[in-house]
Context: one part of a larger RNA
RNA sequence: CUGGGCGUAAAGGGUCCGUAGGCGGCGCGGCAAGUCGGGAGUGAAAUCCCGGGGCUCAACUCCGGGGCUGCUUCCGAAACUGCCGUGCUAGAGUGCGGGAGAGGCGAGUGGAAUUGCAGGUGUAGCGGUGAAAUGCGUAGAUAUCUGCAGGAACACCAGUGGCGAAGGCGGCUCGCUGGACCGCAACUGACGCUGAGGGACGAAAGCUAGGGGAGCAAACAGGAUUAGAUACCCUGGUAGUCCUAGCCCUAAACGAUCAGGACUUGGCGUGAGCCCCGUUCGGGGUUCGUGCCGCAGCUAACGCGAUAAGUCCUGCGCCUGGGGAGUACGGUCGCAAGGCUGAUACUC
Repeated sequence: CUGGGCGUAAAGGGUCCGUAGGCGGCGCGGCAAGUCGGGAGUGAAAUCCCGGGGCUCAACUCCGGGGCUGCUUCCGAAACUGCCGUGCUAGAGUGCGGGAGAGGCGAGUGGAAUUGCAGGUGUAGCGGUGAAAUGCGUAGAUAUCUGCAGGAACACCAGUGGCGAAGGCGGCUCGCUGGACCGCAACUGACGCUGAGGGACGAAAGCUAGGGGAGCAAACAGGAUUAGAUACCCUGGUAGUCCUAGCCCUAAACGAUCAGGACUUGGCGUGAGCCCCGUUCGGGGUUCGUGCCGCAGCUAACGCGAUAAGUCCUGCGCCUGGGGAGUACGGUCGCAAGGCUGAUACUC
């Protein structure tokens, strides 16, 4: 160097953008770097292979031949790769016309409910549990009615439904704004794919500063349970949960399945469009998405099966027995918590 793998056995980076690099559509002409053919030079000797000779054999050694897979140079070929020129439109993008959506950001706004406060009615309990107790209540609670305050989340619609690269996104209205999809083929003419480094985004918890605080609730206190009960159950309850600005950068960040492209029997749902028949109802075709079942094939099995884990191509990431250990040390990032990178000894 070659050779094996990554859904669940070790292994897909949390996601996207993108630098270097790698890889890259169809036609024509040219060049000849790669590539191929031929010639020449060189490729010391020894070593190696073949044939033969010499030590009684062998090792060893001598002679001849081959070889030395390479380099240099010249001539030639032009299919493929590359380079140059030119053209094309099937990849990619633009334009025009459409409809769908919890995609993002900002502002405003609505009702139900919980809690608190004020007032009315009303009286002896309420609450809670397996049963209780702590707790609340004659200073009038619970219940019920009216009003007010405040914060947070949006029942039904709601769907195996939709949108987003992922994290994620759900009351309503308005403003700003991203993407995808369908139809038409007017325009550009390979402008593409991947992507080491790098950059951006990234649930929850946590951190800094300022606000906010209804409910819930780590810690904490009390009541129970129990042999004990630093728990499970109950009564309370502070950080936090919410907002603004800035950090943190992790996850069962999961489809435990990287991105892009091509090809490969079918059936049944569902979301968004388009076309045709019928045009009440319905039926057929097609594109994109999202599910279920299954052919071939694949798989250790489970299962996957046009949304592949099938058959192939390009690029990246990653794996190499368990423990020690995602630890130590070093480096780097962070306010910290800690993150990223990441071992040895020893042991089975």